[in-house]
Molecule: small-subunit ribosomal RNA
Organism: Alphaproteobacteria bacterium CMAR1
RNA sequence: AGAGUUUGAUCCUGGCUCAGGACGAACGCUGGCGGCAUGCUUAACACAUGCAAGUCGAACGAUGAUAUGUAAGCUUGCUUACAUUGAAGAGUGGCAGACGGGUGAGUAACACGUGGGAACUUACCCCUUAGACUGGGACAACCAUUGGAAACGGUGGCUAAUACCGGAUACGCCCUACGGGGGAAAGGCAGCAAUGCGCUAAGGGAGAGGCCCGCGGUAGAUUAGGUAGUUGGUGGGGUAAAGGCCCACCAAGCCGAUGAUCUAUAGCUGGUUUGAGAGGAUGAUCAGCCACACUGGGACUGAGACACGGCCCAGACUCCUACGGGAGGCAGCAGUGGGGAAUAUUGGACAAUGGGGGAAACCCUGAUCCAGCAAUGCCGCGUGAAUGAAGAAGGCCUUAGGGUUGUAAAGUUCUUUUGUUCAUGAAGAUAAUGACGGUAGUGAACGAAUAAGCCCUGGCUAACUCUGUGCCAGCAGCCGCGGUAAUACAGAGAGGGCUAGCGUUGUCCGGAAUAACUGGGCGUAAAGGGCGCGUAGGCGGUCUAUUAAGUUGGAUGUGAAAUCCCCGGGCUCAACCUGGGAACUGCAUUCGAUACUGGUAGGCUAGAGGCCGAGAGAGGAAAGCGGAAUGACGAGUGUAGAGGUGAAAUUCGUAGAUAUUCGUCGGAACACCAGAGGCGAAGGCGGCUUUCUGGCUCGGACCUGACGCUGAGGCGCGAAAGCGUGGGGAGCAAACAGGAUUAGAUACCCUGGUAGUCCACGCCCUAAACGAUGAGUGCUAGAUGUCGGAUUUUCGGAUUCGGUGUCGGAGCUAACGCAUUAAGCACUCCGCCUGGGGAGUACGGUCGCAAGAUUAAAACUCAAAGGAAUUGACGGGGGCCCGCACAAGCGGUGGAGCAUGUGGUUUAAUUCGAAGCAACGCGCAGAACCUUACCAGCUCUUGACAUCAUACUUAACGGAUAAGGAGACUUAUCUUUCACUUCGGGUGGGGUAUGACAGGUGCUGCAUGGCUGUCGUCAGCUCGUGUCGUGAGAUGUUGGGUUAAGUCCCGCAACGAGCGCAACCCUCAUCUUCAGUUACUAACGGGUAAUGCCGAGGACUCUGGAGAAACUGCCGGUGAUAAACCGGAGGAAGGUGGGGAUGACGUCAAGUCCUCAUGGCCCUUAUGGGCUGGGCUACACACGUGCUACAAUGGUGGUGACAAUGGGACGCAAUAGUGCAAGCUGGAGCAAAUCCCCAAAAGCCACCUCAGUUCGGAUUGUCCUCUGCAACUCGAGGGCAUGAAGUUGGAAUCGCUAGUAAUCGUAGAUCAGCAUGCUACGGUGAAUACGUUCCCGGGCCUUGUACACACUGCCCGUCAAACCAUGGGAGUUGGUUCUACCCGAAGUCGGUCAGCUAACGCGCAAGCGAGGCAGCCGCCCACGGUGGGAUUAAUGACUAGGGUUAAGUCGUAACAAGGUAACCGUAGGGGAACCUGCGGUUG
Repeated sequence: AGAGUUUGAUCCUGGCUCAGGACGAACGCUGGCGGCAUGCUUAACACAUGCAAGUCGAACGAUGAUAUGUAAGCUUGCUUACAUUGAAGAGUGGCAGACGGGUGAGUAACACGUGGGAACUUACCCCUUAGACUGGGACAACCAUUGGAAACGGUGGCUAAUACCGGAUACGCCCUACGGGGGAAAGGCAGCAAUGCGCUAAGGGAGAGGCCCGCGGUAGAUUAGGUAGUUGGUGGGGUAAAGGCCCACCAAGCCGAUGAUCUAUAGCUGGUUUGAGAGGAUGAUCAGCCACACUGGGACUGAGACACGGCCCAGACUCCUACGGGAGGCAGCAGUGGGGAAUAUUGGACAAUGGGGGAAACCCUGAUCCAGCAAUGCCGCGUGAAUGAAGAAGGCCUUAGGGUUGUAAAGUUCUUUUGUUCAUGAAGAUAAUGACGGUAGUGAACGAAUAAGCCCUGGCUAACUCUGUGCCAGCAGCCGCGGUAAUACAGAGAGGGCUAGCGUUGUCCGGAAUAACUGGGCGUAAAGGGCGCGUAGGCGGUCUAUUAAGUUGGAUGUGAAAUCCCCGGGCUCAACCUGGGAACUGCAUUCGAUACUGGUAGGCUAGAGGCCGAGAGAGGAAAGCGGAAUGACGAGUGUAGAGGUGAAAUUCGUAGAUAUUCGUCGGAACACCAGAGGCGAAGGCGGCUUUCUGGCUCGGACCUGACGCUGAGGCGCGAAAGCGUGGGGAGCAAACAGGAUUAGAUACCCUGGUAGUCCACGCCCUAAACGAUGAGUGCUAGAUGUCGGAUUUUCGGAUUCGGUGUCGGAGCUAACGCAUUAAGCACUCCGCCUGGGGAGUACGGUCGCAAGAUUAAAACUCAAAGGAAUUGACGGGGGCCCGCACAAGCGGUGGAGCAUGUGGUUUAAUUCGAAGCAACGCGCAGAACCUUACCAGCUCUUGACAUCAUACUUAACGGAUAAGGAGACUUAUCUUUCACUUCGGGUGGGGUAUGACAGGUGCUGCAUGGCUGUCGUCAGCUCGUGUCGUGAGAUGUUGGGUUAAGUCCCGCAACGAGCGCAACCCUCAUCUUCAGUUACUAACGGGUAAUGCCGAGGACUCUGGAGAAACUGCCGGUGAUAAACCGGAGGAAGGUGGGGAUGACGUCAAGUCCUCAUGGCCCUUAUGGGCUGGGCUACACACGUGCUACAAUGGUGGUGACAAUGGGACGCAAUAGUGCAAGCUGGAGCAAAUCCCCAAAAGCCACCUCAGUUCGGAUUGUCCUCUGCAACUCGAGGGCAUGAAGUUGGAAUCGCUAGUAAUCGUAGAUCAGCAUGCUACGGUGAAUACGUUCCCGGGCCUUGUACACACUGCCCGUCAAACCAUGGGAGUUGGUUCUACCCGAAGUCGGUCAGCUAACGCGCAAGCGAGGCAGCCGCCCACGGUGGGAUUAAUGACUAGGGUUAAGUCGUAACAAGGUAACCGUAGGGGAACCUGCGGUUG
C1' cells in the first nucleotide's frame, strides 16, 4: 500500500466482497509444561445450606465458671469462708453497622466530565482557648405472675451508669427592638503514682459531604408547539444551607426551529480498540462518580441514611402454623435450579495490606492474601542434537527410463530443558507470628526416554498431481466450480501456512475519499427547487479613530491515580511488576499585541438606488374595429355523381349533392411581414386602434451615501389536461358508433361524433416546467453573424455599452463536449445526491370539491444497475458497387409411368452415417453368395491376424477316398513323410498346452490428428515502426478517380511489409524450326477391280520437342498532364484471348472415431472369430434427383456421309458360318498412332395426318439367351403377345450469357454379370441482356442500437402455479402514558386532647399548672377502582399490490425510422403489454 467482481474489450461512476488488527467470546478437531492475567455479556429470574459486622467489663448493674492465696473444719485431700483473679452468654450504655463488598434495572439528568461559585454541615483526627459546680427522678437486666403453637409479649415490684433531667456559671457562641434575653458538662474510667483515656463550650485546620452555575458528550420533525407552582415579585414557612423547596397574595409570564415538548435507546468518565491522523466503535477486568438493593411508598435513629445483611405500610412470591397468627429477601463469598452458544470451589488463612471496636492484650473481617477449575487470553520453554546414500523398504506419480517422500527413517555417537525419584531449601517478617508450602529455587540419579496438531493448495492468496463421482453427491467469503479426462466435490500422495494450538461463527474499527473538517459531488452516471418577491440567518466596498469579543503571545491554576510513550530498575528472558520523566492536544484566570474579522463613532463614492434626456419591443390588462378562410342557412345556374383511401367501404346525393354565383348568420384563429429576430422572472406572448400599466437599454454625472448579495420557513405567479357555476359552440376532437385492415385489431387508416377546446368568475399546482446547467460578483485569447442605443465616419469602415447565435484557444472533463452567455480560475449564499429493485409506493400529517398533489419509509431481494466512448453484428436506416441476383430470353422441375436416394411405416433384421443453402443417383467407381458392419440358427475360445515366454512334440506342407452335417467343421482310412547340422543335441519351421496378449465397422467428430464441405476465387485479412487517444482502439486500409480485383493513380501522419488479387504452371487457338513411325501422301516410280498397297518423300495434315506472338505496345478522343476508359489500325488472337489447376485471416464445437491414425471409456467362452440361410431389394404414404414421354421440329421404314476421347491379355476380337434376335460356333490380328472395341447419332428420302394414334411404352403372360457354385426372395438381355398412365402439367421453383443453352450420340472407371447414375469426349448449334426500381447473396463508407450465444438477438405486461416478506382489515389481546373522579395504608406536619402522664413550677398535702403521650380530626400521599383519550406491539376471516422461481398461456409495447419515432404531464378507454385526445421535450 491494495485486490476481485458490471463489458466482446475500454475508461468512468457505483455498490458488493476479500487480505489487517481486536475480543470477558462460543463452536469443531487436537492438546506436554510453566509464569502472569481473566472468567454469567443471557433471567435487576427464583433461591436450599454455611459464612460475609461487630466490638468495648478501662461506662453500668446483676450472675459469677476457673485459678491462686489465706484461714477454718478435719474423713490429709476434700469441704466451707474470706480476699484476689475474672471465662462466658444475655441486658443498659458507647462507637461502628452511611465504610468495605455487589449490580447497572432506572436515569438524556447539573447524572457524569471539566472549569468556576456562595448561602452550608462535618462523628472519629490535629492545633488553640475556656470549663467540668450542684442536685434529681427513672427504665432494662433481675424477681414474681400471666397470654401465645410459635414469633413475641402483658402486669406488678427492685436497681446502676460515661443512659435521662433540673439549677448555677458563660471570654468566646446564638437571638435582639441594642434595653436585653438564651444555651453546657461525666471530675467519669484505669493506674500506687506520675499520668493516660474520656466529657462540655468555642475558634482554627485537614479530609469528607450538601447546594448553584458556564461549557461538553444521542437518535427521531412521519414528535411543533409546551407549561398553572407554570415564570417572576412580596411576605411567610421549611432546611445544615441559596431557592416555588412549600404556602398566601399580586403580575402574566417562561421555554421553543441555535429544536422546546414527546418517543426510543443508554449508567457517565479515566480509559479500551481501531485508524497515518482527523475520526469511528466501545465503557468487561483496574480506578473516580452516580444510581439501585424482591416491587412501590414512608419516615425514624444518627455527624452522616430516607439505610443491601435496620424499621413501618401496601403488593407479588416462598416457607412455618395448633389456622388464631407469624417468618423471609445472595445485584456480599461459595453454591443450587432456571435461562443460555457460554463463564469456576458450598476451599485455606487473617501470615501480609487495609478496615471496625478496644488503653491494650485481643476479637471480627468471603475486604484482602492465597490455593482449586478452564489453552479464555498474553508471554516463555519443550516434544531432541550431530552424523548417516544401498539415495533401503513401503506409499504416490510416471513418457516405464525414472522421479518424489528423503538425511527423512534405520544405524552410530551425544545431550537431559521437560518428566520420575531422592536430598536440600528460601525471600515475603523491622523482636515474635507464614495460609501459600516442604512452594520457588538448588544438588544428585534414571533414561530419547513422557510430549503434534490444525487449516489450506481455481483467482484474490503462499501451495499440484492421481483416482472416484458425472449439474448427482457436494463446495462456496466474492467471482464461481460439478452435465465422463474436475489443480474448485470426495479420498490419497505431495506441497504451503501457523503451531499447543489451528480453523469456523459472531461483533467492532480499518481498507471505505462509500457522509468527504482533514477529504466527494450534482449538463449526460444518483443529484439544481418550475419561477420570482422576501423574513430570520449567513456573507459583505473604501478611509480614519476607538474598543479588544473573535484571533494571537506570555504567566498562573487545574487537567486524580493507573493506562499509552521515553529513559532506567526487578523476576534466568519475556509477558508481568516497578522508579523517574514526558504527555494528557482541554478548561479557567490574568498581563500584553491589534494586522485581519466583529462592535462603536465619523467620513468617501468605484457597489446599489434616484434625477434629467433619448430609445426599442408578440411585456401585461380592458374596450372597440377589420379582412381572408371553414361551416350552416336562403336563392340562382347545373347534372350524376361526390367524398375518401395503399385499395375500399361506411357517409352525402335525382326529395338535386359535389361544383359554381350572390346574400345572410355565427364562432374561433389572425396568412404574408417572420428572422439562429424581439419582450418577459418563469409559465409564456403575434391582425389593427385607443386607454391604463410593469420592466429594460443608451447618454449625462446633478442627488443619496453601502442603502448590497443570497435566502430555511412564508407569500405570490405557474403550459396543457382536469374540476365547479353560468354563458358560448364555427372548426377540431378523448369517449362512443360505424366502415376497413388483420389470425385477432378494444389500434394505426376512413366516415361521423360528445365532453373539451372559447368567455367570465373560482379551484387545481403538475410537465422531458430542459440549457436536463440555482442566484450573485470579479478575473481569464480571439474570429464571425445579428438586435437596440451612443460616438466617429471617405467606407461593404472603426470604437464602445447592453442583448442574442455560430466556431474556436488556454483551461476543465470519464469521455462526449464546455469554452467571456463556461461545464475555466476564485469567493458568498441557498437547494439537492449517497448501489439497483421494492418506491416517489405504504402508513401518518398538510392541502384539495374531486382527480390527486406534497412530505416520505421499511421488510424483502439482486451483484450488479448505470454514463461515455470502441470494435463488430444487425436494421421493414442512407449512399456507392458487384454476381444468371432480378429483368430480357431458351430449356426444364412441380402433373404421368418408371429408375434411384431419403423420410415414414413395417420387420427377427430391414446395418450405419449424411439433415436448410452446404443431407436426399450423397459415403456406394456398381448388396444374388461374397461384399456385410444387421437378423435367426449352428459353432470356436491364445483365437481368422502380430510379438514374446515356458513345457511337450515333429505325418511340417500337400494329395486322395469314405462317413456325418446346411455348412463351418468333425471323424476314419490311404499316400508322401521337415530343413540345416559338429549327428550329442541345438537352431529354424510346424503342431499342441499354458500365460502375457490379440481382436472390436463397440461409445465419444463436443477429447483429437489428418482430410473435406461452406461463405467464396468473394477482395479481403494483417503486421513492424511512427503518430493520435487515459484506454479499448484509431491511423495506415479512409477520401477523389479507376479496376474483375486493397488493380492502379493522385491526395493524405503516415512510411513500409506480409498472406490473398494478378503473374509464374497445364491446356486450346496462330506461326516458325527440328524430328518423322505405326501417322501423312503433293511431286516421281511400281502395282491393283479399288485403297499410301509398295518404293520413295519430309512439302501438307498430324504427332511432340524447342521457340515466336499480345505489352493498352501504336493512333485519336475523354480524363487532372495521372491511373484508366472509349474508338480505331494492324493481327490467328485485344484489353485477365477461352478453359483448368490454384481457395488469404477466419466462420459454422459444420462433416467424418464406418478410409486411416489416435486419447479416454467399455466387451474379453464375447460387443471377438467362423459358417448356412435371411436382410440391406419390404410398402397405405410423403419428398428430392433423374430417365422416357405426351408427339408431325415427330414416329416407322429405308439410305448411308462425317468425329473425338478412351479401353484391350483372367483381355479386345476382325473375316466367316448360324439363329428372327439376345446370342452361339470358330478364331486372323493385337501388350497396340500398326490389330480390335468401332456401328457414330442427330442428317437425308419415303410413308403416317392429329387420333390416346404407326404417339407412349408401363404392366402382365409365355418362350429363350448370357454371366455366375447358385438368378426363388433378388441380375441383365432377346422373341412373340399384352398396350396402363400420359394430350405439355396449380401454387411454387431450377439451370444457362457462346462454341454456352438446347439437342445428338460415343467412351471409360467400378465390374463374373448388372447404369436412366457418375466421369470424360466430340457432332449440330441458338435466343436475350433496356437496365439495377425490386427479390436473394456479397463488398466498401456512413448512421442508429437497450444486440455481443450478436435479430433465430434483446425484451414488456396481464393470466395460471409455488414460496416469501409487507400494506389494508370487522375486530381481539397485551404494554406504556395522559386526564377526570373515587378510595386513601404507613408516615411527616398541623389541630384537638374530658383518657394517661416520674423529673420542671406552685403547693404542708390533696392537687393544680407547664409540657408530653395514646386516641380522634385535617392536608399531602403509595397501592387499588371507574370512565375517557393518546401511543405502541402481537394477532385476524378476507383482501391489495410487491419480490423470487424452472418451464407454461396470450399477445409484441420498447431497443433499428422496432415496422404508427420515443418519452413527460394530464384525461378517457381497453384481456394485457398499451391506445387515443390536449400541451410539452429531443434523450